[in-house]
RNA sequence: UUGACGAUCGCAGGAGAGCCUCCGCGCCGAUCCAUGCGGAGCACCGAAGGGGCAAGCCCCAGGGCGAAACUCUCAGGUACCCGAACUGCGAUCCGACG
Numbered sequence: 001u002u003g004a005c006g007a008u009c010g011c012a013g014g015a016g017a018g019c020c021u022c023c024g025c026g027c028c029g030a031u032c033c034a035u036g037c038g039g040a041g042c043a044c045c046g047a048a049g050g051g052g053c054a055a056g057c058c059c060c061a062g063g064g065c066g067a068a069a070c071u072c073u074c075a076g077g078u079a080c081c082c083g084a085a086c087u088g089c090g091a092u093c094c095g096a097c098g
Base pairs, nucleotide, nucleotide: 006093007092008091009090010089011088012087013086018042020041021040022039023038024037025036043078044077045076049074050072051071052070056065057064058063059062
């Protein structure tokens, strides 16, 4: 059960932080510069993902379990786009696992 909780998909909303520096490639009518890509470097952000822990509980030595939007910044990100935890709506699945 006139379907909770949960999962997937679609739509809408959705913050933060350097359009940084150097080198190379590429683009361009020659050259230079700008838009782009790759590498290196420093600075910064936290809301993909990931790590950590309090109270408390258990065994009771020392350990184990133990949340997050807290925290760490590994990853990711720092003009726009993409992405984005989370929220709302809709559909599908599951079926009491709440």
Molecule: Glycine riboswitch aptamer
Organism: Planctomycetota bacterium